[in-house]
RNA sequence: AUCGCCGCGCGUGACUGGCGUAACGCGGAUGACCGCGGGGGAGCGCGCGGAAUACGAGCCGUACGCCUGGGCAGAGGUA
Numbered sequence: 001a002u003c004g005c006c007g008c009g010c011g012u013g014a015c016u017g018g019c020g021u022a023a024c025g026c027g028g029a030u031g032a033c034c035g036c037g038g039g040g041g042a043g044c045g046c047g048c049g050g051a052a053u054a055c056g057a058g059c060c061g062u063a064c065g066c067c068u069g070g071g072c073a074g075a076g077g078u079a
Base pairs, nucleotide, nucleotide: 005050006049007048008047009046010045011044012043015040016039017067018066019065020064021063024037025036026035027034028033058072059071060070
């Protein structure tokens, strides 16, 4: 010095379910799914700025509750 960390911006973006309550919408199904639209959105990439006796013992969809099922990140293995 790079990497990494924090904040912001741009791009991309997995996942975005069922029931109840006034508290996504339309259509089609019936275990918690499919299509479209809306909104949310971690993560990833780039840029700018910042910083430590810092940060870090995961994160995401949600107004709340009860459930269901995933994704990303991380670690390991094989090719």